């Protein structure tokens, strides 16, 4: 340098809950605010979860369905501080 690992430091992000906006929803952005997070930086390639406007089925209730959501739900790609080892 690389590759493992994560004890120590020097940072870093931010759940939950509330405000304001978006959205049909799930959920997302910003602001406090911290439950945590060795990738809890990025990225939907595979899986599973969650929504069902729109389409489709149903006499009706309602049922399917992502092209929408989740990266803090796995795995996979990719970058990246320090170092007792």
């Nucleotide at each position: 340098a690389a590759c493992u690992a994560g004890a120590a430091a020097c940072g870093g992000c931010a759940a939950c809950a509330u405000g304001c906006u978006u959205g049909a929803a799930a959920a997302a952005g910003u602001a406090u605010u911290a439950c945590g997070c060795a990738a809890a930086g990025c990225u939907u390639c595979c899986g599973g979860u969650c929504u069902a406007a729109g389409g489709g089925c149903u006499u009706g209730a309602g049922c399917c369905u992502a092209u929408g959501a989740u990266a803090g739900c796995g795995g996979g790609g990719u970058u990246a501080c320090c170092u007792c080892g």
c-di-GMP-I riboswitch aptamer from Thalassotalea sp. G2M2-11, 85 nucleotides, folded computationally. Model confidence (mean pLDDT): 91 of 100. The sequence was found by an Rfam model in a public genome assembly. Of the family's consensus pairs, 95% are formed in the model. Lineage of the source: Bacteria > Pseudomonadati > Pseudomonadota > Gammaproteobacteria > Thalassotalea. Its Rfam family is "c-di-GMP-I riboswitch aptamer". About the family: GEMM was predicted in a large-scale screen for bacterial structured RNA regulatory elements.